[in-house]
RNA sequence: GGAGUUGGCCAGACAAUCGCCGCUGCUUCAGCAGGGGAGGAAAGUCCGGGCUCCGCAGGGCAAGAUGCCAGGUAACGCCUGGGCGGCGUGAGCCGACGGAAAGUGCAACAGAGAAUAGACCGCCUACGUCUCGCAAGAGGCCGGCAAGGGUGAAACGGUGCGGUAAGAGCGCACCGCGGUUCCGGCAACGGAAACGGCACGGCAAACCCCAUCGGGAGCAAGACCAAAUAGGGAAGGGCUCGUCGGCAACGGCGAGACGCGUGGCCCACGCGCCUUCCGGGUAGGUCGCUUGAGCGUCGUCGUGAGGCGGCGCCUAGAGGAAUGAUUGUCGGGGCGCGCAAGCGCUCGCACAGAACCCGGCUUACAGGCCAACUCCCACU
RNA sequence: GGGUCGUUAGCUCAGCCGGUAGAGCAGCUGGCUUUUAACUAGUUGGUCGAUGGUUCGAAUCCAUCACGACCCACCA
Numbered sequence: 001g002g003a004g005u006u007g008g009c010c011a012g013a014c015a016a017u018c019g020c021c022g023c024u025g026c027u028u029c030a031g032c033a034g035g036g037g038a039g040g041a042a043a044g045u046c047c048g049g050g051c052u053c054c055g056c057a058g059g060g061c062a063a064g065a066u067g068c069c070a071g072g073u074a075a076c077g078c079c080u081g082g083g084c085g086g087c088g089u090g091a092g093c094c095g096a097c098g099g100a101a102a103g104u105g106c107a108a109c110a111g112a113g114a115a116u117a118g119a120c121c122g123c124c125u126a127c128g129u130c131u132c133g134c135a136a137g138a139g140g141c142c143g144g145c146a147a148g149g150g151u152g153a154a155a156c157g158g159u160g161c162g163g164u165a166a167g168a169g170c171g172c173a174c175c176g177c178g179g180u181u182c183c184g185g186c187a188a189c190g191g192a193a194a195c196g197g198c199a200c201g202g203c204a205a206a207c208c209c210c211a212u213c214g215g216g217a218g219c220a221a222g223a224c225c226a227a228a229u230a231g232g233g234a235a236g237g238g239c240u241c242g243u244c245g246g247c248a249a250c251g252g253c254g255a256g257a258c259g260c261g262u263g264g265c266c267c268a269c270g271c272g273c274c275u276u277c278c279g280g281g282u283a284g285g286u287c288g289c290u291u292g293a294g295c296g297u298c299g300u301c302g303u304g305a306g307g308c309g310g311c312g313c314c315u316a317g318a319g320g321a322a323u324g325a326u327u328g329u330c331g332g333g334g335c336g337c338g339c340a341a342g343c344g345c346u347c348g349c350a351c352a353g354a355a356c357c358c359g360g361c362u363u364a365c366a367g368g369c370c371a372a373c374u375c376c377c378a379c380u
Numbered sequence: 381g382g383g384u385c386g387u388u389a390g391c392u393c394a395g396c397c398g399g400u401a402g403a404g405c406a407g408c409u410g411g412c413u414u415u416u417a418a419c420u421a422g423u424u425g426g427u428c429g430a431u432g433g434u435u436c437g438a439a440u441c442c443a444u445c446a447c448g449a450c451c452c453a454c455c456a
Stems, first nucleotide, its partner, number of pairs: 001376010012330007020037002023034004039351001043362002046360005051218004058267004064213004068082005083097001084095004098209002103207002105203002120149002122145003128141005157175006176198001177196002180193005222287003232278006239256007258272004280455003294313008331349001332347006381452007390405004399436001407423005429445005
């Protein structure tokens, strides 16, 4: 100098003028003054919590989510550290990464055969037997073989040597695999030794099994006050028992069943005829509402995520909802001129816009800054 | 703000516990008819919203994104 990797940060700056929305104070209720007013993602609503109500949030079943190990945390599907596998020369990056010897299932087409393996081409003719032949041998039958070819995404350990009629873990060596013992580690796992001839192919983002987790709904939750009206009409559905009225159809009341209570079901609790449609009234106000797992800084413990302690700070909180506009200087982008310094013109200049609040993830994003590290080239 | 669901041919929809995607209407060509409609025979047309993943194989399973639709106040 070039090419990268990881982590973090900024998100134009300043001034003037005119506005917009809360708060506080003054007030002659017109207004005036002071102070405050978007984000790293406020977004998607994908997870987790706080808070509120449902019933006390309990027990069981179903369904769901998560899934190497250890830790952090209010909690998590997040984060940190480690293990294993894959990628990269490397710094580093990526991984839904439990179980396929509990069971069920799937594998189109091609292929002889697709999970109880399988003789299509091929290899062999030792053993047994038949025919021919004097014999060597040739041919056939009965058979043997998973080494080679071919099909396929996948063909039932791989390479080599021995062995054999040809072959084959049939035997041996190494590699892989499996369980055993020992050692290291909290563990995942790693290492070593001897053993086993291979038994155990793939798919669980197929059903499933195992472990862990959790009740449901959401601030349009919910609490209080105020106002107003018709607890109205139509259609459909309505089991059993008791009792009363009635000749009866039927109606009233009670119990169960059943239904409802945004709950998947049952136990348990409350309410009750239910469902759908057509309707009626109000759509004022106050609280919830922003002091919080908060922010900054220092110390300390920890490899780290983070924990603990001290000090300091208060930083939008409203209703369909404000946070803006113009101008100037500087900064930035684009175009042109110029060898260059620079000059001129032009663009208001990334993604975007709080709505109960936090912790994460994911997605969008002009341009720029800082730190650490890696590789290559050159020079000293 | 919160919740639920959907996206497949020009239109309306099926297929969604995986094996090369179908129906009706519409369009095109022919037949019938003097002609049109109707009827009838045939035929065209799809990267299944996008991207990535699991798998031998994805419209279908999983993740992320895009677009669209619907519902949710209180009183009695």